[in-house]
RNA sequence: GGGGCGUUAGCUCAGUUGGUUCAGAGCGCAUGCUUGACAGGCAUGAGGUCGGCAGUUCGAUUCUGCCACGUCCCA
Numbered sequence: 001g002g003g004g005c006g007u008u009a010g011c012u013c014a015g016u017u018g019g020u021u022c023a024g025a026g027c028g029c030a031u032g033c034u035u036g037a038c039a040g041g042c043a044u045g046a047g048g049u050c051g052g053c054a055g056u057u058c059g060a061u062u063c064u065g066c067c068a069c070g071u072c073c074c075a
Base pairs, nucleotide, nucleotide: 001074002073003072004071005070006069007068010027011026012025013024019058029045030044031043032042033041034040051067052066053065054064055063
């Protein structure tokens, strides 16, 4: 320098044909209950620019382009 894949909650990750119920899970966190007190369990809840900017579209986490970062391959 060229190319592939990836970027979604604090962490690890799902997300089907672009459409209302596609903003989701586990873990973690907070509060309450349970206990003499922990651990554990149960219930409820908070937490998101879906990496950034632009484009296409009536409508974009989803499609396209560029940029950034991570990773792998080629040179």
This is a predicted structure of a 75-nucleotide RNA (transfer RNA) from a Bacteroidia bacterium. Rfam family: tRNA. The family's RNA type in Rfam is transfer RNA. Model confidence (mean pLDDT): 81 of 100. Lineage of the source: Bacteria > Pseudomonadati > Bacteroidota > Bacteroidia.